[in-house]
RNA sequence: UGAACAGAAGCUCAGUGGUUGAGCAGCCGGCUGUUAACCGGAAGACCGCAGGUUCGACUCCUGCCUGUUCAG
Numbered sequence: 001u002g003a004a005c006a007g008a009a010g011c012u013c014a015g016u017g018g019u020u021g022a023g024c025a026g027c028c029g030g031c032u033g034u035u036a037a038c039c040g041g042a043a044g045a046c047c048g049c050a051g052g053u054u055c056g057a058c059u060c061c062u063g064c065c066u067g068u069u070c071a072g
Stems, first nucleotide, its partner, number of pairs: 001071007010024004018055001027041004048064005
C1' cells in the first nucleotide's frame, strides 16, 4: 500500500428491507433452615461514524474509523 472478514445489551452471539432478540452476567422475587442449583419477573441497544438508495435500512450502495487475517 492492496485485499478479505468482523464491529449490535456488561460479555458471547442470532437477526439477508417492514415494531431489534436469545443465552450468560448483574438486579428483584419465589422455592429452601441457609447457600448453591432450579423457577418467575423487570431492566438493559438511537445496531462503529457520516452520507446515499427506498414509502420504509442492523440489513443494499459509497466514504471513513477500529480490530483480525492474508499478500507485497
The RNA shown here (transfer RNA) has 72 nucleotides and comes from an Ignavibacteriaceae bacterium. The source organism's lineage runs through Bacteria, Pseudomonadati, Ignavibacteriota, Ignavibacteriales and Ignavibacteriaceae. Its mean pLDDT, the model's own confidence on a scale to 100, is 81. Its Rfam family is "tRNA". Rfam describes the family as follows. Transfer RNA (tRNA) molecules are approximately 80 nucleotides in length. The sequence is in RNAcentral, with records from ENA.